The RNA shown here (transfer RNA) has 72 nucleotides and comes from an uncultured Elusimicrobia bacterium. The sequence was found in a public genome assembly. Its Rfam family is "tRNA". Rfam classes the family as a transfer RNA. The prediction has a mean pLDDT of 81.

């Protein structure tokens, strides 16, 4: 310097353009002599960042950022 792939909860991922969800981990309850296991209940987001298309954007387009492959 070119090409590709990723970026969403604390984690590890989901999500036809039409209310962002799971697992796991903290937190409450319940089971138990007591902890673990289990069961149940609430929580928890500036979807990397800035435009941009749309009535509506995590989702398409453009630039940049950080990681990871690969080419020279």
């Nucleotide at each position: 310097u070119c090409c590709g792939a990723g970026c969403u909860a604390g984690c590890u991922c989901a999500a036809c353009g039409g209310u962002a969800g799971a697992g796991c981990a903290g937190g409450c309850c319940g089971c138990u002599g007591u902890u673990a296991a289990c069961g149940g209940c609430a929580a928890g987001g500036u979807u990397c960042u800035a435009g941009g298309u749309u009535c509506g954007a995590a989702u398409c387009c453009u630039a940049g950022g950080c990681u990871c492959g690969g080419a020279g």